The RNA shown here (transfer RNA) has 75 nucleotides and comes from Candidatus Gottesmanbacteria bacterium CG1_02_37_22. Its Rfam family is "tRNA". Rfam classes the family as a transfer RNA. The RNAcentral record of the sequence draws on ENA.

RNA sequence: GCGGUGGUAGUUCAACGGUAGAAUGCUUCCUUCCCAAGGAAGAGGUUGGGGGUUCAAAUCCCCUCCACCGCUCCA
Numbered sequence: 001g002c003g004g005u006g007g008u009a010g011u012u013c014a015a016c017g018g019u020a021g022a023a024u025g026c027u028u029c030c031u032u033c034c035c036a037a038g039g040a041a042g043a044g045g046u047u048g049g050g051g052g053u054u055c056a057a058a059u060c061c062c063c064u065c066c067a068c069c070g071c072u073c074c075a
Stems, first nucleotide, its partner, number of pairs: 001071007010024004018055001026042005048064005
């Protein structure tokens, strides 16, 4: 340099172009003498960044950044 895969909540991951969710963690409450376990509720998101298409984009297209894998060239 070329190609591929991926980037979404603190973490691990989902999500036919049509309300962004789960698990776990966190906070509060219930239960308990206390802890753990269990139960209920809640907070937490520029979907890596920018632009485009569309009535509508995490999703499609373009540019770009980062991580990993493969290939090629040079040293």